[in-house]
RNA sequence: GCGCCCGUAGCUCAGUGGAUAGAGUGCCCGGCUACGAACCGGUAGGUCGCAGGUUCGAAUCCUGCUGGGCGCG
Numbered sequence: 001g002c003g004c005c006c007g008u009a010g011c012u013c014a015g016u017g018g019a020u021a022g023a024g025u026g027c028c029c030g031g032c033u034a035c036g037a038a039c040c041g042g043u044a045g046g047u048c049g050c051a052g053g054u055u056c057g058a059a060u061c062c063u064g065c066u067g068g069g070c071g072c073g
Base pairs, nucleotide, nucleotide: 001072002071003070004069005068006067007066010025011024012023013022018056028042029041030040031039049065050064051063052062053061
């Protein structure tokens, strides 16, 4: 340099055009317990990597950029 894949909550991921963007785990609060762990309930936490385009409507489709991974040279 070229090709392919990935970037969504602190972490691991789902969501492949339409409803207030979700789950598990973690943090915090409560219950339980003599106190903890485990277990149960709840709260908070997101410019969906950045910019532009298509569309009535974009996390999702297109283009560029950027970060990471793999392969080729």

The RNA shown here (transfer RNA) has 73 nucleotides and comes from a Clostridiales bacterium.
Rfam family: tRNA. Rfam links the family to the GO term triplet codon-amino acid adaptor activity.
Lineage of the source: Bacteria > Bacillati > Bacillota > Clostridia > Eubacteriales.
The prediction has a mean pLDDT of 82.